[in-house]
RNA sequence: GCCUCUGUAGCUCAGUAGGCCGAGCACCCGCCUCGUAAGCGGAAGGCGACGGUUCGAUUCCGUCCGGAGGCU
Repeated sequence: GCCUCUGUAGCUCAGUAGGCCGAGCACCCGCCUCGUAAGCGGAAGGCGACGGUUCGAUUCCGUCCGGAGGCU
């Protein structure tokens, strides 16, 4: 330098032939308990950045940034 894959919640991962983004764990509140843990219920929390296409983009396209692998 070139190619491929990848970036979604604090962490580990799902998901979307374009139309409301989910789970587990963690954190917070409540219930339960003599108390704690466990258990149960609830809340909060996210699509790497910027453009383009579109009525509508996390999804499609381009550039850039970060990560992994390969070639030279």
Transfer RNA from a Polyangia bacterium, 72 nucleotides, folded computationally. Taxonomically the source falls in Polyangia (Bacteria, Pseudomonadati, Myxococcota). The RNAcentral record of the sequence draws on ENA and MGnify. Its mean pLDDT, the model's own confidence on a scale to 100, is 82. It matches the Rfam family "tRNA".